[in-house]
Context: one part of a larger RNA
Formats: sequence, C1' cells, structure tokens
RNA sequence: UGACGGGGGCCCGCACAAGCGGUGGAGCAUGUGGAUUAAUACGUCACUAACCGUAGAACCUUACCCAGGCUUGACAUCUGCGGAACCCCUCUGAAAGGAGGGGGUGCCCCGCAAGGGGAGCCGCAAGACAGGUGUUGCAUGGCUGUCGUCAGCUCGUGUCGUGAGAUGUUGGGUUAAGUCCCGCAACGAGCGCAACCCUCACUCGCUGUUGCCAGCAUUCAGUUGGGCACUCUGCGAGAACUGCCCGGGUAACCGGGAGGAAGGUGAGGAUGACGUCAAGUCAGCAUGGCCCUUACGCCUGGGGCUUCACACAUGCUACAAUGGCCGGUACAAAGGGUUCCAAGACCGCGAGGUGGAGGCAAUCCCAAAAAGCCGGUCCCAGUUCGGAUCGCAGGCUGCAACUCGCCUGCGUGAAGGCGGAAUCGCUAGUAACCGCCGGUCAGCUAAACGGCGGUGAAUACGUUCCCGGGCAUUGUACU
Repeated sequence: UGACGGGGGCCCGCACAAGCGGUGGAGCAUGUGGAUUAAUACGUCACUAACCGUAGAACCUUACCCAGGCUUGACAUCUGCGGAACCCCUCUGAAAGGAGGGGGUGCCCCGCAAGGGGAGCCGCAAGACAGGUGUUGCAUGGCUGUCGUCAGCUCGUGUCGUGAGAUGUUGGGUUAAGUCCCGCAACGAGCGCAACCCUCACUCGCUGUUGCCAGCAUUCAGUUGGGCACUCUGCGAGAACUGCCCGGGUAACCGGGAGGAAGGUGAGGAUGACGUCAAGUCAGCAUGGCCCUUACGCCUGGGGCUUCACACAUGCUACAAUGGCCGGUACAAAGGGUUCCAAGACCGCGAGGUGGAGGCAAUCCCAAAAAGCCGGUCCCAGUUCGGAUCGCAGGCUGCAACUCGCCUGCGUGAAGGCGGAAUCGCUAGUAACCGCCGGUCAGCUAAACGGCGGUGAAUACGUUCCCGGGCAUUGUACU
C1' cells in the first nucleotide's frame, strides 16, 4: 500500500421487512448426475453448470457404436497422359462401392479442309500434399459470463516522504452518480457517470388506393362516387430546462406549488471503466506446439444420442364453484406469407381432404384473439374436478414414422383434496391472470425461447437482523 475481521461509523440494492404469486408434495415435459449399454457423441458444475452451446437428433444433422467399402482421397494448388462436358443401360450389392457396355460433341485461336494448340470440365498415374469435431482454453486471438449500471479506476506537473508511497480522490454538505457546491498543497486531465442514439407518451407541418356520413349521394357492407377534416401511416420540426412561484439553505441542493400530454434522471432499451475469477469456449471461427496419416482421414447401410431402480434442476397441467361444461355475443397489438399464405364453396363428428378466388401484400390470407359479457347446467362429490396411462379406429409430413414424429375421434380414466425442512420472483401498467405472433422448421416431441397486446392489484413502518456492494476509519503475527 492492500487484503482480511463472528471491529466500530456513514450510505445504498426486492438485501431484509410489508405484501402478492410461486418452487419444494402429484402427473407429465425438458435438462443434468448416476446407473445401464456395442454406443447411449462432446463441452458446461456454488452464486456465474443443469428448456445451457442446440432458434427444431426418425434418415440427414452426427462428432458415438456395429458392419460393408475408399485411398491423391468428400475439399484446395501443381505435373504428365488420355478423354474431354454430359447422358443412358447391364451385372453385383442393403447402400457406398466394384465390374462392364453404348451414345455424344459445343467454346476460343491457327487453318479451305484434314488436323494442331488452348480455357472450363471428367478420368487415369505418380508425388508434393490434402484431411482430423484428435490433444493442450495452464501456449493463444477473438468472443462471452461475473462482481456490476456498482461509482469507481488512473495520469501529468507540483508538493511531502531516505524509500515503498502519500497528496490530488481526504474533509463539511448534496446527488442515482468521483453528481455538484464549499473548503483544502495542490492545480489540471483521461477512462467511467450523465448527455449525444433508439422506442413509447403530447402538439404542429407535409403525406394521402388505410381512415371517415364528420357533410352530400349511394349501398347488405367505406361498398361505390367524392373528400383528406378526423383516426392512422411515414418523414420532419417543436416541446422539459428545477425555466417560473413559495419556503429552507452561503452555495450545490431539498420540500411544496402553478402551468402542462409529460415533470425534476418522464418510462423502457442500447450502452458495461481499470480490473477479478490461470472463470468459459482449441466443438462456431482463427491459431502455436504435440499427435494420426490404406488411417485418429473419407463414403455408405443400420443402430445410438429417445436406454431407466434412482437423485437434482427448470417448466407445464392440476387439485376446482371469484370454478368446470354447453350455447350466444364483443374488444387487440405485433408479426409472417411465392418451391409460400390460402378465402368463399363442397366432403368429413374431427384431424383433414377436394378445389382454388385473392395476395410478392397498410389493399388478400394466416385469423378464431382469450380471459370478458349474456343465458343455461353441475351442487362439494375424487365429482360434469383432474387429465396421466393404455386400447381401437383414423389424418398429415416425409424415400421412410418399428426402434423414435405430430394431430383427430371413440373408449379407458391414474396420482392429485394446495404441499416438511427449506427456497424463488416482483415496487406499476409492475406482479398475477389471459390469449396472439415469430424464428428454427418437410414434419415435430415448443409445456422452450424471443416478441405482442388484453384484464389489472397489494405493500414498503422502517434499516435492528440475513445477503451483496460503496466510502472513510481502526486492529493485524498476512502481502
């Protein structure tokens, strides 16, 4: 100087408390450990691993296992020879592969032609080489997690100290903030904070194949004529700065108020300082060293990653009556759509099928939003709760659903009556509840993930205690 303390002081954070909903019990889904296996591919392990890499494992993917095959190789560059591209057929085989046969020449240059040379491409041969998801994240780049959006981390010059170093950055106030003010042997500066960026909320201008009887005409219907006033769309501009008032304070600033769509960082996002954990990743990529080269490379068929006595983690569905079921009836936002989205119609109880209007899309489609509201029924029961499991019959995608897909109908109806110790999230349009869309994707094990809107709370006395953090201080046998 730091680090540490079951030292004291000050101050923060859904850290506790207050409150609402969960997890831990059940069934199922998913991940992990373990066990099993020919193989159950690899990585990740407190917080910071475990619906994580994986935004899609039936084949492919695929790296694992078994079997059948290939070696200059599935891929790149170079040399020689031949054909040249390319197409078809036969035998063998599960395919890959192996063996054989047939058709067939274009382009550029020279040339009347024959023919010769050349570029792309294919085959053969030889060797340089390819290839490796083999190893080392304790050799690395890059990227990422975490402390932590925490309020900090440093430098130049000066000054002090023999020196390590100190000062500045401490102190008094203040702030979300090393934010600002005052003071001071310091004076300045940099990386951080804040602001500049994006979205939302208000107004105006422009914009009018969306919107509007607002006013006219017309209609079943903004459907049509017509019009851009309004809603809205897109672009641009404005608007908030403690600017104004009152009180307190030397100031910074704090409390209250007015006006305003909005206040005192308006709400959310993007943005992550010096560094810490030899944190994570050689399997995203790149890359040093080491290792394999008829195989640790490559191709193919099949299997496995989907095993199951268990254990843990994250979720979904419930245990019901502010509920279940039936009928009727409203109101979104944001997205996606041409090897695609598909309306009306018809067939089917249904999944779905036939068919194809319209749409490359503010113009058509996916599309029904659901909770809600109205009416009816059930009457507290393991039930008209709950839907696991299993049987049968079907539908769809795909070369192919046995291992191992999703969906529908009928039947079957399990555990479960609110969950021990313990533990998680959340402070407002938040939690909770409700549905909708998207990416990946042929299909889908999505109950995941990312977004979107609808309904819409309770509580915070307070900082003693638990956890994490900041500042100065104190002790130390540690640095």

RNAcentral holds the full RNA, with entries from ENA and SILVA. This is a predicted structure of a 479-nucleotide part of an RNA (small-subunit ribosomal RNA, 3' major domain) from an uncultured bacterium. The prediction has a mean pLDDT of 86. It matches the Rfam family "Bacterial small subunit ribosomal RNA". Gene Ontology terms of the family: structural constituent of ribosome and ribosome.